Context: one part of a larger RNA
RNA sequence: CUCAAGCAAGGGAAUUCGGCAAACUAGCCCCGUACGUUCGCAAGAAGGGGUGCCUGUUGCUCUUGCAGCAGGUGGCACUGACAAGGAGGGAGCGACUGUUUAUCAAAAACACAGGUCACCGCAAAGCAGAAAUGCUGAGUACGGUGGCUGACGCCUGCUCCCUGCUGGUACCUGAAAGCCCUUUUCAAGGGGAAGAAGGGCCAGUAAAGAGCGGGGGUAACUCUGACCCUCUUAAGGUAGCGUAAUACCUCGUCGCUUAAUUGGCGACUUGCAUGAAAGGCGUAACGACUCCCUCGCUGUCCUUGCUUGGGACCCU
Numbered sequence: 001c002u003c004a005a006g007c008a009a010g011g012g013a014a015u016u017c018g019g020c021a022a023a024c025u026a027g028c029c030c031c032g033u034a035c036g037u038u039c040g041c042a043a044g045a046a047g048g049g050g051u052g053c054c055u056g057u058u059g060c061u062c063u064u065g066c067a068g069c070a071g072g073u074g075g076c077a078c079u080g081a082c083a084a085g086g087a088g089g090g091a092g093c094g095a096c097u098g099u100u101u102a103u104c105a106a107a108a109a110c111a112c113a114g115g116u117c118a119c120c121g122c123a124a125a126g127c128a129g130a131a132a133u134g135c136u137g138a139g140u141a142c143g144g145u146g147g148c149u150g151a152c153g154c155c156u157g158c159u160c161c162c163u164g165c166u167g168g169u170a171c172c173u174g175a176a177a178g179c180c181c182u183u184u185u186c187a188a189g190g191g192g193a194a195g196a197a198g199g200g201c202c203a204g205u206a207a208a209g210a211g212c213g214g215g216g217g218u219a220a221c222u223c224u225g226a227c228c229c230u231c232u233u234a235a236g237g238u239a240g241c242g243u244a245a246u247a248c249c250u251c252g253u254c255g256c257u258u259a260a261u262u263g264g265c266g267a268c269u270u271g272c273a274u275g276a277a278a279g280g281c282g283u284a285a286c287g288a289c290u291c292c293c294u295c296g297c298u299g300u301c302c303u304u305g306c307u308u309g310g311g312a313c314c315c316u
Base pairs, nucleotide, nucleotide: 001311002310003309004308005307006306007305008304010302011301014300019297027051028050029049030048031047036041038151052073053072054071055070056069057068058067059066060065074078086295087294088293089292090291091290092289093287094286098110099109114149115148116147117146118145119144120143126135127134128133152282153281154280155279157212158211159210162209163208164205165204166203167202168201171200172199173198179192180191181190182189213231214230215229216228217227240274241271252268253267254266255265256264257263
């Protein structure tokens, strides 16, 4: 010097991207316990007290035991070693328990119960195979397959122009084969009628793929614009939420938090480029998730020192 442990006066996160690491807490008994809530929880909330040994004794079991009461007594310390929760508050995301990148990612990703849409009447739909055949399924629509969403609560607006899908269609288009006619006959060839699916055309359908405007003016100070005019679209973004895991400008503005805050939280909100099952907004409980704050605690730090063990290294 390095590795693994341990201790540390005073301060106590000043360290750092960040309390990373370490420390604090810890078992059992008693008391006590808030907001919120889906009434189950939250909750071991928080917080406080006790805990050894000896003697006597009570109750229950009756036995090894359990629960007490009274008195005494030792230590710095009595769950005396080992083992053994730090706590609280505010947000984001995901409801939850689960699953995952064997070997850098455990998560907000996947799954999930629930919701919804589509297809399918069974020799079905879907899948594998060239086929036979097989799976689904020794199942049968209260079933199965596929897509999306993802507990629960309140909800899920407008648009069918385009694309897709479904249905219809007087009419138009529409291949080969077949039919009719035909170059004097035959063949090749030529022409014609009828005409399937599909397409045109007409509808429906958005929890199908998708989409959801611009300009100008206007109210008794100013500002703003309920209102009006105009262009335009298939329809012009509703309820919500909103500087957001989404906001460029941006460290937006205001408030709280700090001595000081590009942070956090709460509001406002003209949203570069939010928005309703690629769900919208809430939400108790839960989370080795992410962010912020407070208490406790500490060698993270001020600022290093010492001890123990191993190694490197030096001398022999």
A computed fold for a 316-nucleotide part of an RNA from a Candidatus Anstonellales archaeon, annotated as large-subunit ribosomal RNA, domain IV. The source organism's lineage runs through Archaea, Nanobdellati, Microcaldota, Candidatus Micrarchaeia and Candidatus Anstonellales. The prediction has a mean pLDDT of 85. Its Rfam family is "Archaeal large subunit ribosomal RNA". Rfam links the family to the GO terms structural constituent of ribosome and ribosome. RNAcentral holds the full RNA, with entries from ENA.